[in-house]
């Protein structure tokens, strides 16, 4: 040189009904549903005598979370920037 692990701004999907209750979409129960915070699982490949271990995702599970709006939100774009890493 380099690149975001940081911060700011902008965009940002999916999925709900019933009953009871409340000043209130407030709270509770039941059944159903969603995947894009986080987390689980693993293909190729690698390691191991073996058991097994390492190993990606918007895939998978649905534990957590969510199913008006708001908040949150993977990811994308723009900008700012300290330290560390690395050559």
């Nucleotide at each position: 040189a380099g690149g975001a692990c940081u911060c700011u701004c902008u965009g940002g999907a999916g999925a709900a009904c019933a009953c009871a209750u409340u000043g209130a979409g407030u709270u509770g129960u039941g059944u159903g549903c969603c995947g894009a915070a986080g987390g689980u699982g693993c293909a190729a490949g690698g390691g191991g005598c073996a058991a097994c271990c390492c190993g990606a995702a918007u895939c998978u599970c649905u534990c957590a979370g969510g199913c008006a709006a708001a908040c949150g939100g993977a990811c994308a774009g723009a900008g700012a920037u300290a330290g560390g890493c690395g050559u």

The prediction has a mean pLDDT of 78. This is a predicted structure of an 87-nucleotide RNA (Glycine riboswitch aptamer). It matches the Rfam family "Glycine riboswitch aptamer". Rfam's curators write: This family represents the bacterial glycine riboswitch.